[in-house]
Predicted 3D model of a 478-nucleotide part of an RNA (small-subunit ribosomal RNA, 3' major domain) from an uncultured bacterium.
Context: one part of a larger RNA
């Protein structure tokens, strides 16, 4: 000097307690352990693996398998030679591939020859998702958005190394302040960046329409008009600045004032020195090692989707604060030319035909659900609950057998709130209710990233559990 203590003090965090909704038990969907397989490619494995890399596995992807081909090889450059280039039929074959036939004979020149573009000997550079994240860059996770991590000069110390960073107070903070053999300083704290609340100021179309005409069955549909919402650029605003009380100060309380907002207004983006030989040679890159007629690389067809089990994370659910039928409100992020599709038709429906607009503040997607009101079930495995199966379809798409999604008829299974345990959440938050988007022909979406609607309950405390800070104490640990 650190680590560690079922040592001590001082502190904080949904750690705990106080709540609310869950997991654990049902079907179901996913990821993974196991099995099994010709193969069930490969990686992540307490916390920090397990709806995780995959923001898309019918083929392709794909990196597995099994069989059928190549061998300078699937891409690129140089490149003797030959052909424009392409383009139509045809035969073998799963197809990769192979052969036939025909049309085609490029532009620049009189030629020679150049150039574009196809094929291509030879050779010279290939190529590996093989191995080693314990050689390695870059990235990432975590301890953790915790308050810490550190030098310079000086002091003390024989040194290790201390001192500044302790110690009095106070913050959300090594925030800040007082004090000190320390003075300064850096990396982090905070701020400067975005979104969000309020006002103003500029603008005013595609967005609004108060008042003033037109007009329609109706409709900002028209002239018009900037008030207003709203768009998007700037401004300004908050700072304990003002009061009061405590306090040297810093600060602390205030059901003070004013103000849309008050003590960091709320959220984001930011992640210090290090840790864990954390995790990633399969994003990419990259030492070394290893394959070279194959550990390369082209098809087919199969696998990654197997199923006695086990585990995670989710969705539906077990009803009456509900189901179910009518009727009828109110949103906000986004999205769109190979699209989005209004409207009309035809079909019980998925959906087809058909097509107005529309590179969109214009047009479309477009319906918001829960919630109102009005009917009906009456506590039942039920008009709950929808797994499972069986017929018919529909739509992508070369192809849905292995293995899609939707629909429509029938069929109607566990499940009567879930053991020991365990999770998330402190405010517009849980919890509930809908729409979007990425990917992406489809789509296994219940995942993932957002968006808006309704909207609670508790928090006495800080004795314990968890995990952290800091000071001191032990140590036979390093």
């Nucleotide at each position: 000097u650190g680590a560690c203590g079922g040592g001590g003090g001082u502190c904080c965090g949904c750690a705990c307690a106080a709540g609310c909704g869950g997991u654990g038990g049902a079907g179901c969907a996913u990821g993974u352990g196991g099995u099994u397989u010709a193969a069930u490619u490969c990686g992540a494995u307490g916390a920090u693996a397990c709806g995780c890399g995959a923001g898309g596995a019918a083929c392709c992807u794909u990196a597995c398998c099994u069989g059928g081909g190549c061998u300078a090889g699937a891409a690129u450059g140089u490149g003797c030679g030959u052909g424009a280039a392409g383009g139509u039929a045809u035969c073998a074959g799963a197809g990769a591939u192979g052969g036939u036939a025909c049309c085609g004979u490029g532009u620049a020149g009189c030629a020679a020859u150049a150039c574009a573009c196809a094929c291509a000997a030879a050779a010279c550079a290939a190529g590996g998702u093989g191995c080693u994240g314990c050689a390695u860059g870059g990235c990432u996770g975590u301890c953790g958005u915790c308050a810490g991590c550190u030098c310079g000069u000086g002091c003390c110390g024989u040194g290790a190394g201390g001192u500044g960073u302790u110690g009095g107070g106070u913050u959300a903070a090594g925030u800040c302040c007082c004090g000190c053999a320390a003075c300064g300083a850096g990396c982090g704290c905070a701020a400067c960046c975005c979104c969000u609340g309020c006002u103003c100021u500029u603008a005013g179309u595609u967005g609004c329409c108060a008042g003033c005409a037109c007009g329609u069955g109706a409709u900002g549909g028209u002239g018009g008009g900037g008030a207003c919402u709203c768009u998007a650029a700037g401004a300004a605003g908050a700072c304990u600045g003002c009061c009061u009380u405590c306090g040297c100060a810093a600060g602390a309380a205030g059901a003070g004032a004013g103000g849309a907002a008050g003590g960091a207004g709320g959220g984001g983006a930011c992640g210090a020195c290090g840790u864990c030989a954390a995790g990633u040679c399969a994003u990419c890159a990259u030492g070394g090692c290893c394959c070279u007629u194959a550990c390369g690389u082209c098809c087919a067809g199969g696998g990654c989707g197997a199923c006695a089990c086990a585990c995670g994370u989710g969705c539906u659910a077990c009803a009456a604060u509900g189901g179910u039928g009518c009727c009828g409100a109110c949103a906000g992020c986004g999205g769109g030319u190979a699209g989005c599709g209004a409207g009309g038709u035809g079909g019980c429906a998925a959906c087809a035909c058909u097509g107005a607009g529309c590179c969109a503040a214009u047009c479309u997607u477009g319906a918001a659900a829960a919630g109102g009101g009005c009917a009906u079930c009456a506590c039942a495995g039920u008009u709950c609950g929808g797994a499972u199966u069986g017929g018919g379809g529909u739509c992508u798409g070369c192809a849905a057998c292995c293995c899609g999604a939707c629909c429509c008829c029938a069929u109607g299974a566990a499940g009567c709130u879930g053991g020991a345990a365990u999770c998330g959440c402190u405010a517009g938050u849980a919890a509930u209710c809908g729409c979007g988007c990425a990917u992406c022909a489809g789509c296994c979406a219940u995942g993932g990233c957002g968006c808006g609607g309704u909207g609670a309950a508790u928090a006495c405390g800080u004795u314990c559990c968890c995990g952290g800070a800091c000071c001191u104490u032990g140590u036979a640990c390093a």